[in-house]
Molecule: SAM riboswitch aptamer (S box leader)
Organism: soil metagenome
RNA sequence: CUCAUCGAGACCGGCUGAGGGAAAGGCCCUUCGACGCCGGGGCAACCGUCGGACAUCCGACAUGGUGCCAACUCCUGCGGCCAGCCAUGGCUGCUCCGGUAGAUGAG
Numbered sequence: 001c002u003c004a005u006c007g008a009g010a011c012c013g014g015c016u017g018a019g020g021g022a023a024a025g026g027c028c029c030u031u032c033g034a035c036g037c038c039g040g041g042g043c044a045a046c047c048g049u050c051g052g053a054c055a056u057c058c059g060a061c062a063u064g065g066u067g068c069c070a071a072c073u074c075c076u077g078c079g080g081c082c083a084g085c086c087a088u089g090g091c092u093g094c095u096c097c098g099g100u101a102g103a104u105g106a107g
Stems, first nucleotide, its partner, number of pairs: 001107006011040005019029003024076003041069003046065002048061005073101001078098003082093005
């Protein structure tokens, strides 16, 4: 850089000791122990293996490589749609769609 996915799912113990949820705003988690590290357990099925005669599809499996195990990627930010208010250009709110950013995998 390209492609796919992101409303589901899955926690215990030990060590340490004050921060953490990417940034900002919000809202949360946390001394009833956060974040991190280690051990074990689990979830899932991207890669993988097998089958469907065959590429992009479907199904099954979980020995291997990753990943993940608070909250929808915790929510929002930008644009569109809708509504309201002030007033001629803005402000606010809600839902949905798209985008940006991010995460994970494969190349």